[in-house]
RNA sequence: GGAGAGCGCCAGGUGGUCGCUGUCCCCGAUGCGGGGCGGAGGAAAGUCCGAACUCCGACGGGCAGCAUGCUCGCUAACGGCGAGGCGCGGCGACGCGACGGAAAGUGCCACAGAGAGCAGACCGCCCGGAAUCCCCGGCAACGGUGAUCCGGGCAAGGGUGAACGGGUGCGGUAAGAGCGCACCGCCCGGCCGGUGACGGUCGGGGCACGGCAAACCCCAUGCGGAGCAAGACCAAGUAGGGAAGCGGUCCGGGCCGCCCGUCCCGUCCCCUCCGUGGGGACCGCUUCCGGGUCGGUCGCACGAGUCCGGCGGCAACGUCGGUCCCAGAGGAAUGACCACCGCCGCCGGUCCGCCGGCGGAACAGAAUUCGGCUUACGGGGCUCUCCGGCG
Numbered sequence: 001g002g003a004g005a006g007c008g009c010c011a012g013g014u015g016g017u018c019g020c021u022g023u024c025c026c027c028g029a030u031g032c033g034g035g036g037c038g039g040a041g042g043a044a045a046g047u048c049c050g051a052a053c054u055c056c057g058a059c060g061g062g063c064a065g066c067a068u069g070c071u072c073g074c075u076a077a078c079g080g081c082g083a084g085g086c087g088c089g090g091c092g093a094c095g096c097g098a099c100g101g102a103a104a105g106u107g108c109c110a111c112a113g114a115g116a117g118c119a120g121a122c123c124g125c126c127c128g129g130a131a132u133c134c135c136c137g138g139c140a141a142c143g144g145u146g147a148u149c150c151g152g153g154c155a156a157g158g159g160u161g162a163a164c165g166g167g168u169g170c171g172g173u174a175a176g177a178g179c180g181c182a183c184c185g186c187c188c189g190g191c192c193g194g195u196g197a198c199g200g201u202c203g204g205g206g207c208a209c210g211g212c213a214a215a216c217c218c219c220a221u222g223c224g225g226a227g228c229a230a231g232a233c234c235a236a237g238u239a240g241g242g243a244a245g246c247g248g249u250c251c252g253g254g255c256c257g258c259c260c261g262u263c264c265c266g267u268c269c270c271c272u273c274c275g276u277g278g279g280g281a282c283c284g285c286u287u288c289c290g291g292g293u294c295g296g297u298c299g300c301a302c303g304a305g306u307c308c309g310g311c312g313g314c315a316a317c318g319u320c321g322g323u324c325c326c327a328g329a330g331g332a333a334u335g336a337c338c339a340c341c342g343c344c345g346c347c348g349g350u351c352c353g354c355c356g357g358c359g360g361a362a363c364a365g366a367a368u369u370c371g372g373c374u375u376a377c378g379g380g381g382c383u384c385u386c387c388g389g390c391g
Stems, first nucleotide, its partner, number of pairs: 001387007009379002012341007020039007041363001045374002048372005053227004058262006065223005070084005085099001086097004100218002105216002107212003122158002124154006131148003135144003166184006185207001186205008231298004241289008251266004267281005305324001307322006343360007
């Protein structure tokens, strides 16, 4: 000087003039009054997870369904975070992982290829045989090489494929093959280290049936539902509307898709041939039709809260002490202008302290609130890695 990786910070401040808004206080003028203190984010976005809170009557068990999936920790909890293990990518700093189980079972692996579940010969390599042919040697008998055919051996070389029945090397063999050996891989066992996932080391065994579970499935753990348009109250108003079905005591209803258990709740009148038969009101459940209100108040911000410090912990975080109050609208406020300062970039000057001029500032607006994740984006800082050059 160039190229990268990781972590965290900021997202302007002050003053004035005018204009909004929440809350508190004041007033003789209760007025669109005056004053004090405050007023969009690191993502407010996505709505992907988890919860607080509210309602559905309470508790327990099971099935179904869904979610997560290495280990140990953190947390209110999580599918999050921290630290580690293993695997993969990268020269590296680092990054990613849907990371339990394939001998519980079922299923799939197209095409190509000889062969993709207990496999297999397309090109080939080796041995033997018969007949013929070419060539070489030979007087001849015959011998040798090659081609064609038949039989046997091989899976080492090549090919096909995403992937094939362990890999590399040496020996051995007619040619080969874990056939034997060394190392690696795999399986079994012992010892050591670690809370653990795992790692290291030693010994034995020639050892084989690959992959996919983000296929169904098995295993472990967890989970009620709906959601601030939750929900509570007030006011007003129509039609306390109409119809159908079932049930009213061993039957029905009540928490969630189903089941079980506990618990809770459930009436009267009339007629009567006295058979509990019929009818009505009431209660509960289900379905359909129709009407009214779409007003106001609350919920609504003190929180698993902010900041600083001590202690513990590698860390996430915990604990103790102190400090601060930092939006709450209601069709939706938080704005405009001016000046100065700050930040960044460019240019010029420089006594190297800085000065002057010009320009710029991204992504983007709360609506119940928090803990996360994901996505968008301007500027700075710190640490680390690799390459090149100089000293």
This is a predicted structure of a 391-nucleotide RNA (Bacterial RNase P class A) from a Candidatus Multivoradales bacterium. Lineage of the source: Bacteria > Pseudomonadati > Acidobacteriota > Thermoanaerobaculia > Candidatus Multivoradales. Of the family's consensus pairs, 95% are formed in the model. Its Rfam family is "Bacterial RNase P class A". Rfam classes the family as a ribozyme. RNAcentral holds the sequence, with entries from ENA. A source record names the gene rnpB.